[in-house]
């Protein structure tokens, strides 16, 4: 000075956390893969703060790059 958000690789610039891929389960097929359709999966690095309301502002801290 950037970064930290699912299992990865990313978004979300104050108002319901979300997408791929990867998993699971069904359809389909002899099987399998591919497509299709559904599903599960999140202390948003940790702690505090302002705010009616925080991934998002402030302050600390702990990793990681330069």
């Nucleotide at each position: 000075g950037g970064g930290u958000u699912a299992g990865c690789u990313c978004a979300a610039u104050g108002g319901c956390a979300g997408a791929g891929c990867a998993c699971c389960a069904g359809a389909c097929c002899u099987a399998g893969a591919a497509u299709c359709u559904g599903g599960a999966a999140g202390u948003u690095g940790c702690c505090g703060g302002u705010u009616c309301g925080a991934c998002u502002c402030c302050g600390g801290u702990a990793c990681c790059c330069a």